[in-house]
Predicted 3D model of a 1554-nucleotide RNA (small-subunit ribosomal RNA) from a metagenome. Its Rfam family is "Bacterial small subunit ribosomal RNA". Its mean pLDDT, the model's own confidence on a scale to 100, is 83.
RNA sequence: AGGGUUUGAUCCUGGCUCAGAGUGAACGCUGGCGGCGUGGAUUAGGCAUGCAAGUCGAGCGAUCCUUGCUACUGAUAGAAACUGAAGCUUCGGCUGAGGUUUUUUGAUGUAGCGCUGGAUAGCGGCAAACGGGUGAGUAACGCGUGGGUAAUCUGCCUUAAGGAUGAAGAUAGUCCGCUGAAAGGCGGAGUAAUAUUCGAUAAUACCAUAAGUUUAAUAUUUAUGGUCAAAGAUGGCCUCUAGCUUGCUAUGCUAUCACCUUUAGAGGAGCCCGCGUCCUAUCAGGUAGUUGGUGGGGUAAAAGCCUACCAAGCCUAAGACGGGUAGCUGGCAUUAGCGUGUGGUCAGCCACAUCGGGACUGAGACACUGCCCGGACUCCUACGGGAGGCUGCAGUCGAGAAUCUUUCCCAAUGGACGAAAGUCUGAGGAUGCGACGCCGCGUGGGGGAUGAAGCGUUUCGGCGUGUAAACCCCUUUUAUUAGGGAGGAAAGUCUUGAUAGUGAAUAAUUAUCGAGAUUUGACUUUACUUAAUGAAUAAGCCACGGCUAACUCCGUGCCAGCAGCCGCGGUAAUACGGAGGUGGCAAGCGUUACUCGGUUUGACUGGGUGUAAAGGGUCUGUAGGCGGCCAUAUAAGUGUAAGGUGAAAUCCACUGGCUCAACCAGUGAACUGCCUUUCAAACUAUUUGGCUUGAGGUUGGAAGAGGAGAGCGGAACUGCCAGUGUAAGGGUGAAAUCUGUGGAUAUUGGCAGGAACGCCUGCGGUGAAGACGGCUCUCUGGUCCAAUCCUGACGCUGAGGGACGAAAGCUAGGGAAGCAAACAGGAUUAGAUACCCUGGUAGUCCUAGCUGUAAACGUUGGGCACUAGAUGUUUUUGCUUUAUGCAGGAGUGUCGAAGUUAACGCGUUAAGUGCCCCACCUGGGGACUACGGUCGCAAGGCUAAAACUCAAAGGAAUUGACGGGGGCCCGCACAAGCGGUGGAACACGUGGUUUAAUUCGAUGCUACGCGAGGAACCUUACCAGGGUUUGACAUGCUGGAGGUAAUCGCCUGAAAGGGUGGAUGACCCGUAACCAAUCGGGAAUCAGCACAGGUGCUGCAUGGCUGUCGUCAGCUCGUGCCGUGAGGUGUUCCCUUAAGUGGGAAAACGAGCGCAACCCUCGCUCUUAGUUGCCAUCACUUCGGCUUUUGUCGAAGGCUGGGCACUCUAGGGGGACUGCCCACGUUAAGUGGGAGGAAGGCGGGGAUGACGUCAAGUCCGCAUGGCCCUUAUGUCCUGGGCUACACACGUGUUACAAUGGCGCGUACAAUGGGGGGCUAAGCCGCAAGGUGGAGCAAAUCCUAAAAAGCGCGCCUCAGUUCGGAUCGAGGGCUGCAAUUCGCCCUCGUGAAGCUGGAAUCGCUAGUAAUGGCGCAUCAGCAACGGCGCCGUGAAUACGUUCCCGGGCCUUGUACACACCGCCCGUCAAGCGCUGAAAGUGGGGGGCGCCCGAAUCCCGAUGUUACAUCGGGACACGGUGAAUUUCAUGAUUGGCGCUAAGUCGUAACAAGGUA
Repeated sequence: AGGGUUUGAUCCUGGCUCAGAGUGAACGCUGGCGGCGUGGAUUAGGCAUGCAAGUCGAGCGAUCCUUGCUACUGAUAGAAACUGAAGCUUCGGCUGAGGUUUUUUGAUGUAGCGCUGGAUAGCGGCAAACGGGUGAGUAACGCGUGGGUAAUCUGCCUUAAGGAUGAAGAUAGUCCGCUGAAAGGCGGAGUAAUAUUCGAUAAUACCAUAAGUUUAAUAUUUAUGGUCAAAGAUGGCCUCUAGCUUGCUAUGCUAUCACCUUUAGAGGAGCCCGCGUCCUAUCAGGUAGUUGGUGGGGUAAAAGCCUACCAAGCCUAAGACGGGUAGCUGGCAUUAGCGUGUGGUCAGCCACAUCGGGACUGAGACACUGCCCGGACUCCUACGGGAGGCUGCAGUCGAGAAUCUUUCCCAAUGGACGAAAGUCUGAGGAUGCGACGCCGCGUGGGGGAUGAAGCGUUUCGGCGUGUAAACCCCUUUUAUUAGGGAGGAAAGUCUUGAUAGUGAAUAAUUAUCGAGAUUUGACUUUACUUAAUGAAUAAGCCACGGCUAACUCCGUGCCAGCAGCCGCGGUAAUACGGAGGUGGCAAGCGUUACUCGGUUUGACUGGGUGUAAAGGGUCUGUAGGCGGCCAUAUAAGUGUAAGGUGAAAUCCACUGGCUCAACCAGUGAACUGCCUUUCAAACUAUUUGGCUUGAGGUUGGAAGAGGAGAGCGGAACUGCCAGUGUAAGGGUGAAAUCUGUGGAUAUUGGCAGGAACGCCUGCGGUGAAGACGGCUCUCUGGUCCAAUCCUGACGCUGAGGGACGAAAGCUAGGGAAGCAAACAGGAUUAGAUACCCUGGUAGUCCUAGCUGUAAACGUUGGGCACUAGAUGUUUUUGCUUUAUGCAGGAGUGUCGAAGUUAACGCGUUAAGUGCCCCACCUGGGGACUACGGUCGCAAGGCUAAAACUCAAAGGAAUUGACGGGGGCCCGCACAAGCGGUGGAACACGUGGUUUAAUUCGAUGCUACGCGAGGAACCUUACCAGGGUUUGACAUGCUGGAGGUAAUCGCCUGAAAGGGUGGAUGACCCGUAACCAAUCGGGAAUCAGCACAGGUGCUGCAUGGCUGUCGUCAGCUCGUGCCGUGAGGUGUUCCCUUAAGUGGGAAAACGAGCGCAACCCUCGCUCUUAGUUGCCAUCACUUCGGCUUUUGUCGAAGGCUGGGCACUCUAGGGGGACUGCCCACGUUAAGUGGGAGGAAGGCGGGGAUGACGUCAAGUCCGCAUGGCCCUUAUGUCCUGGGCUACACACGUGUUACAAUGGCGCGUACAAUGGGGGGCUAAGCCGCAAGGUGGAGCAAAUCCUAAAAAGCGCGCCUCAGUUCGGAUCGAGGGCUGCAAUUCGCCCUCGUGAAGCUGGAAUCGCUAGUAAUGGCGCAUCAGCAACGGCGCCGUGAAUACGUUCCCGGGCCUUGUACACACCGCCCGUCAAGCGCUGAAAGUGGGGGGCGCCCGAAUCCCGAUGUUACAUCGGGACACGGUGAAUUUCAUGAUUGGCGCUAAGUCGUAACAAGGUA
C1' cells in the first nucleotide's frame, strides 16, 4: 500500500467481498511447564448453609470466674489409744475384719474483705452513611469541564482563645408475678452513669436596632440590648487545700485522654450557573404550580421547594413537547490523521439494594446485612399469629453458546473501636479451578547413505518423504526423587538512656532520637540452589483454484458435498472425500459472533448532481446566510503573552527491579480542552460619518403571437331548403360494415351553426415558467437603447410561506360544426377486447370554481466577475469615405482556442476559472409502494419506510453479430430460356415398424445410389446354438520331450472340436581338422508364467484426414501516429477490377498468408524423332474396265519396297502483352470499339482452398490418452440376419409414345482393360451360352457391335406393333453351395402409366439436352450407381425491383452461447416476507371518580404520653371513558425467490403500429 467481482474486451460510476488489528468471548480438534493478569456480558430471576460490623470494663451499675487473707464447713488420707467378729492354735497365745475416741491433713462448699487477673447480657459512647456489590432506572445540572456560593453545613483531625459550676428525677439490666405454640408481651419493686433534665456564668458565637465603609446585592466594622454550654475517666504525687487513723486519702495538685463555647484550617458534603453530552419531525406545538410578583411556611442553604392571593405569562424549527435507546467519565479498540465504535477489569462520579411509599436517629441516610406501612413470593404455626430479603464472599437451582473454591490467613496493606495490649474485618493478602488473554521456556544437540524399509508417485528408467529414521557420540533446561534455603518483618511490647514540654516534683506522663531484650509468616513441600536418574516425561491445528504462501494420485460423477467473494462438482475435479507431499502458525490452531480499518462508500481534512443516483415545474418573498469604496471608535470573533486548571492510573520517552519478557516502579513529557488576565487592531463584526461604481429613479425613443376584455372578418366543414342530374358513392393492401332509385355522390344558389385562424412563418419575436399566432379598439405588465440629473448599498440568494402552473380529470350552468377515449359494427388474424375502415358518447369550446401533476427537458438552480475568436440572424445606437462599410449595446443560433470531461461532449448563452446562497444524491429490486400525517368533492397529490431479495444494476465509448435500417457490388440468386423432380412401375438409400437379430456410423443447407469402388458362405462387426481358454496373432522367461515334432488315416460330430490308431519319420550351428536324433545353443513343438486380444465406451480427452461457409476476397503483422483505454489508423475515401486487381488521395510507411502468376491439359504453329502409327508423291501386288500385247484408266491392298510430306504419337520451343489505332477517363489505373491473329482482354478446363467458423464428421480405415471385459465384451464353427414391410421421404432408371416404335440395310469415335486374363476365325444352339483354340504381357492381338445418324419398309393415335412391371414354364453361367438371397436367355403373361397439385432442382457453350462406349470393385452379381470417353448439339440473359447466399461502407441495438439472441405480463405450483381485516390477548403513560395504610403537616382537646379526635397530602388497590404500543386473527391485497409448467409476444433493429 491494495486485491477480487458487472463486459467479448475497455474506461468510468457503484455496491458486495477479502487480506490487518482487537475481544470479559463461545464452539471444534489438540494439549508439557512456569510467571503475570483475567473469569455470570443472559433472568436487577429464586435462594439451602456458613461467614461478610463491631468495639470500648480506662463511661456505668450488675453478674460470673480467678489469685490472696479470715471465719465456718470437714470429703479424703494417715497416726495413736481402746474394743475384739471370724480363723488358726503348742490353748500360751497369735493374727486381726469391723467399730469408738483423739489428733494431723484440708478437698468441697458458704460468708466477708479488698491489694490481682479474666469474662460480659444490659445501660452508655463511637462506628455502623466507610469498605464491598450491581447497572435496573436515568437523555438529567445525571455525568464531563470550567466557574459561583455576598445562599450553605461539616463528627473524628489540626490550630487558636476560653471554660468545665450547682442540682434533680428516671430507666434497662436485676428480682417477683401474669400471659403466649413461638416471636414476644404486660404489671409491680428497685439501681448506676461520660444516659437524661433543670439552674448558674459566658465571648469576636447567635438575634435585633443604629451608624460608617463597600458591593449589582443580602457583605463588613463599631456601639447598645437580648439569647445559648459542659462529664468525667485513668496514672502519678502530697507543694497547696480538706478529711482524718500524721502518713494515708481525695473533694486537692499534676499528666494524659475525654467534655463545653468559640476562631482559623484541612478534608468532605449540599445547592446554583456557562458549555458539552445518542436516534426520531411518519412526535409541531407544549405548559395551570405552569411563568412572574406579594404575604406566609419550610430548609444547613437560594428557589413555586410548599401555600394563599394577583398578573398572564413561559418554552419552541438554534427542535420545545412526545417516542425509542442508554448509567456518565478517565480511558479502551482501531486509525497516517481527522474520526468511528465502545465504557468489562483498574480509578472518579451517579443511581439502586425483593417491588412501592415513608419518615426516625445522626455531623452525615430518607440508610444493602436499621425502623414503619402496603404488594408479590418463600418459610414456621397449636390457625390465634409470626419470620425473611446473597445486585457482600463462597455455594445452589433456573434460563443460557457461556463465566471459578461452600479453601487459608489477618503475616503484610488499609479500615472501625480502644489509652493500650488487642478484638473485628469474605476490604485485603494468599491458594484452588479454566490455554480465557499476554509473556517466557521446553519437547533435544552433533555426526550419519549416490540414500534402508514402509508409504506415495512414475514416462517403469526413476523420483519424493530424506539426514529424516536406524546407528554412534553428547547434553539434562523441564520432569521425578532426596537435601539445602533467602525475602516479603516494618512495627508492637518490656527494660533503659538522652533531649525537650507540662509540672511543686528527682513522681508521672507526652513528643523525638537511640541502646538492649523479646515476639509476630496464611502463602510454605515458597523463590532460588545442590545431587541422582535418564533422550528419558512433552506436537498439534489449519490450509494448498484466484485473491493468498503451498500439487499430485485415487474415489465420486450437478450425486455426495464445498463455498469469505468470484465460483467448483454432469467420468481424466490442483476447488468435493481420502492419501502422499507441501505451505503457514505453534501449546496452540481453526471457526463463529462483534468493533474499527481498508471505504475519499456521508467527503471538516476529503465526494458529487447534462447522459451513471442526484437541480425543486416557475417566480415572488419571511427567517437565515453572504455582501461595494473611504475614514472613525470598540475589541465579540482572530492573533500574542502569562497564570490557574486539565485527579491518579493508562499512552509516550528515558531509567530501574524481577535470570529475559509479560509485569512492576521512578522521573519527565503529554493530556491538542476550559477559565482568568495582558497586549495588537490588519481582516470579519459592531458604532459613527461620508462616497458612487452595485441597485433604483428621471427624460426621450424602440421592437414584440406578453396579458385581459369587447367587437368584427373570410376560407373550409357539417346540416337544412331549392335547382340540375343519375347510379352509384364511400372506403381499403384488398374488402366489407355504411350512404344511395324514398334520388345519394357530384354540381349551382341560399340559409344556419360552432370551432380553428392558411399564405405571411423565419433554429424569427415575447414571456418567470406553463405558454402565446386572423383583424380592430380599450385597459395593462415587462424588456432594451440613448442622455442628463437624483437617491446613496437601498444588494444577491432564499428553509418554511404565497402566487402562477400544459394536457387529462372533477363540480355547476351553457354550447356542440369538426375531431374523438368508452362503446357498436366491418375487416385482418390461429386468436385480435389492437393496428385499418364505417359510425359514435363523454370530452375538446365558453363562464365560475377545483385539481397541482408532465420526458413541466437545455434531462444543465439563481446571482456576480474573469478567460482567443470566426460566422449567421432579431432589434437598437453612433460614425463616415454611403459600403456586401466600421464601431457599440441587448437577444438568439452554428463552429471552434485554452481549459475541462469517464467518454460523449461543453466551450463569453460553459459542463472553463473563482466567490455567495438554495435544492438534491449515497448499490439494484421491493418502492413515484405500505402505514401515519396532511391537502382534495372525488380521482388522487405531497411527505415517505421496513421485512425480504440479488451481486450486481448503471453511464460512455470499442469490436463484432444482427435488423421485416440505408447505400454500393457480386453469384444460374432472381429474371429470360432448355430439360427435369414432385404423379406411375421398378431399383437403391433413409426413417418408421417388425424381429432372436434385422450390426454400426452419417441426420437442415454440409445425412439419405453416403462409409459400401460389389452383404448367397466368407466379408460380418448382429442373432441362435455348439466349442475353446497363454488363446486365431506377437514377444520374453522357465521347464519337458526321440519313434518326439510333422505327414497320412479311422471313429464321433452340422462343423469347429474331441477321441484314437498304426505307418512313414526330421532340420541348422557348435563341441569337432574324424564321429551326435541322443551333449550345448537355435528353429519347430508341449506345459507353465508374463501377457495377447477386443469393430467394447468416450470424435465433448486427441492425432491425422475430410465436409461447409468458399475459389468468397478476404485475414493479419512490424514500426510510426491517434486514443486514459478496449481499440483505431494502415485495410477508409474517389475511380477501377473476377480479385485488398491496379491507380490517385490520405499519418502513415512497409511486409506476410490469400488473389494473380509459376504446374497439368485442350486450341495454332515450329522443331526433333519415326515403330507397332501414317501413305501425298515414286515403285509394288491384286482385281476390274478399255485395249491384241505394251500400255492406260479406275478400284483395292500400309503385314510390299520406299518415304516421314500429312495425320498421329511424345519431347522441346514459339505465340497474347491492352503490344497497335480511336474514344472515354485525372496526361492514371483502366473501360468501350477496331485492326491483325488459330486464339483478345483471366483464351477453355483442371490441380491449387488464407485467418478462421460449425466442441461439424470419423475411436468401425489407421494411430492414440483414459475407462471397461479377461473360461469373455476374446476366439473358432454351423445356421440365420444385415435382403423383413401397413407406411413416409430422398436419389435414380424406364416410360407414358409418331422429333416415336419395330424390321432390314449402311456410316463415323474416343478413353480404357487383358495372363488363374482378353479371347479371334470356324462350328453347335432361336438365344443366354457351348465348343474351339489362332493371336496378344499389347499404338502390333483381343475386347469391339459403337449408338444416336443416314436410307428403305411397316405401324397411324389406340392403353396401341407405346410401356414393360408382375407372374408361369423352360434353359444358361458363376460358385463347395443360388431355398431364404445372384445374374442372364427363350416362350408365354402384359400391371400402373396418356406428361404429372402445392412445391422444387440443374444448366450460360462444345454447356444443357440427347446417344452410345469403357473402367474400378469383382468367382458371380442385384450397376438403372460411381468414375471416365467420344458422337449429335441448342435456346436465353431486358435487367438487379424482388427471393436466397456473399463482400464493402454506414446506421440502430437492452444481442456477445451473438435474432434459433434477448425479454415482458397474467395464470398455475412451492417457499419466504409484509400490508389490510370482524375481532381477541397483553403492556405503557395520562385524565375523572372511589378507597385511602404507614408517615409527615395543620387544627382542637388533653392526664403534656404523639394520647385522642378532626382535616390535608400521599403509596397500593378499584372503576370509567379515551389514548398509545406489541402480539395474534378466518379471510384478503402485494412483493420477492425458485434448470427445463400454461397463454400470448409488450420492449430491444424502423422490434415489424417508432